[in-house]
RNA sequence: AAAAUGGAAAGCUAGGGUUCCGAUCUCAGAGGUAAUUUGAGAUGACUGGUCCGAGAGCUUUCGACCUUCGGCGCAUUUAGCAAAUAGGCUAAAUCACAAGGUUACACGGCGGGACAAAAGCCCGGGAGAC
Numbered sequence: 001a002a003a004a005u006g007g008a009a010a011g012c013u014a015g016g017g018u019u020c021c022g023a024u025c026u027c028a029g030a031g032g033u034a035a036u037u038u039g040a041g042a043u044g045a046c047u048g049g050u051c052c053g054a055g056a057g058c059u060u061u062c063g064a065c066c067u068u069c070g071g072c073g074c075a076u077u078u079a080g081c082a083a084a085u086a087g088g089c090u091a092a093a094u095c096a097c098a099a100g101g102u103u104a105c106a107c108g109g110c111g112g113g114a115c116a117a118a119a120g121c122c123c124g125g126g127a128g129a130c
Stems, first nucleotide, its partner, number of pairs: 007062006015052002020049002022046001023043008063103006075094007105125001107128001111123003
């Protein structure tokens, strides 16, 4: 430089909400009125921890594919030609393992679904658009 394939999993991130933890507030109790503490409730227009989390984000691994080396033997398969006591010639493809490479591109609702809930999650590389 060319070629061909273009899938799966894991870890994370943007993002997301509020079951749980924490935070804040209110109420009630204990405490001496205070510090503090217990219980109940509210708040995610609470930075957070747990949690959910990307086809069109990142990374890794596997898989897939391509190329090369060799494997490689007159090996196997196919085709053509030859031959009949002959079973050969030619061409193409394939073959463990190894090395290198590729894994691209990608606008996108409304609505619905799950879990406590929401979302770039799932329906969905769907409808549609180009």
Guanidine-I riboswitch aptamer from Zhongshania marina, 130 nucleotides, folded computationally. Model confidence (mean pLDDT): 76 of 100. Taxonomically the source falls in Zhongshania (Bacteria, Pseudomonadati, Gammaproteobacteria, Spongiibacteraceae). The sequence was found by an Rfam model in a public genome assembly. Rfam family: Guanidine-I riboswitch aptamer. Rfam links the family to the GO term regulation of gene expression.